[in-house]
RNA sequence: GCUCCUGUCGUCUAGUGGCCUAGGACGCCGCCCUCUCAAGGCGGUAACGGCGGUUCGAAUCCGCUCAGGAGUA
Numbered sequence: 001g002c003u004c005c006u007g008u009c010g011u012c013u014a015g016u017g018g019c020c021u022a023g024g025a026c027g028c029c030g031c032c033c034u035c036u037c038a039a040g041g042c043g044g045u046a047a048c049g050g051c052g053g054u055u056c057g058a059a060u061c062c063g064c065u066c067a068g069g070a071g072u073a
Base pairs, nucleotide, nucleotide: 001072002071003070004069005068006067007066010026011025012024013023018056027045028044029043030042031041032040049065050064051063052062053061
């Protein structure tokens, strides 16, 4: 240089065009329970790498770009 793969809450992940102002688990915060702590119950918190395009509608399809990884000379 070329080819391919990956990118979603703090972390791990679901989603494959509309049911999603994005769900779950752990974490964190608050409350309940308890003599206290842990456990348990309830509630809250926080995300689609960036830009553009296609479409009535994009986390999802396409292009460019950024980051990481693999292969190849």